Predicted 3D model of a 95-nucleotide RNA (c-di-GMP-I riboswitch aptamer) from an uncultured Anaerolineales bacterium. Of the family's consensus pairs, 84% are formed in the model. Its mean pLDDT, the model's own confidence on a scale to 100, is 78.
[in-house]
């Protein structure tokens, strides 16, 4: 320098509970707290995975000219990168 990922120090992030705070939920910030993580660093692009408040479809209600509310199912336009793949950038250094 290139491949590579055993160990070791250095420095780093921080799962669940727990308290505050935002939200309609998922979930997100502090804070405390370490279960882990060498990309647990950024990125919702692909897939998957969680939510349905607002808005939409279907229902209601095709009968007969026209249509509502109410329920109830669907739908991301909300999320999540510590679920996987794709981009990007990236510490230390034994053999």
């Nucleotide at each position: 320098c290139a491949a590579g990922c055993c160990g070791a120090a250095a420095g780093g992030c921080a799962a669940a509970a727990c308290c505050g705070g935002u939200g309609a939920a998922a979930a997100c910030c502090g804070g405390c707290g370490a279960c882990g993580c060498a990309a647990a660093a950024c990125u919702a692009u692909g897939g998957g995975c969680c939510u349905a408040c607002a808005g939409g479809u279907u229902u209601c209600a095709c009968a007969g000219c026209a249509a509502a509310c109410a329920u109830a199912a669907c739908c991301a336009u909300g999320g999540c990168u510590g679920c996987c793949a794709g981009g990007u950038u990236g510490c230390c250094g034994a053999a």